[in-house]
RNA sequence: GCCGUGGUGGCGGAAUUGGUAUACGCGUACGCCUCAGAAGCGUAUCCUGCAAGGGUUGAGGGUUCGAGUCCCUCCCACGGCA
Numbered sequence: 001g002c003c004g005u006g007g008u009g010g011c012g013g014a015a016u017u018g019g020u021a022u023a024c025g026c027g028u029a030c031g032c033c034u035c036a037g038a039a040g041c042g043u044a045u046c047c048u049g050c051a052a053g054g055g056u057u058g059a060g061g062g063u064u065c066g067a068g069u070c071c072c073u074c075c076c077a078c079g080g081c082a
Base pairs, nucleotide, nucleotide: 001081002080003079004078005077006076007075010026011025012024019065027045028044029043030042031041032040046055047054048053058074059073060072061071062070
């Protein structure tokens, strides 16, 4: 230099053919239970906002009524070729 795969809450990781972004698990906080603890169970857990709502998928654009998903440029990680 060329080709391929990937980048999503604090972490792992889903999201079907473009149609509710963050399911599920871990972790964390509070509570229940216990003499106390462990284990177990319940609730909450991206940002903003009193709310309604708005924003958010590596960065920036484009297509579309609608984009995590399709297209373009760039950044980063891994793999292959030279």
Annotation: A computed fold for an 82-nucleotide RNA from a Parcubacteria group bacterium, annotated as transfer RNA. The source organism's lineage runs through Bacteria and Bacteria candidate phyla. Its Rfam family is "tRNA". From the family's description: Transfer RNA (tRNA) molecules are approximately 80 nucleotides in length. Model confidence (mean pLDDT): 80 of 100. It was read from a public genome assembly.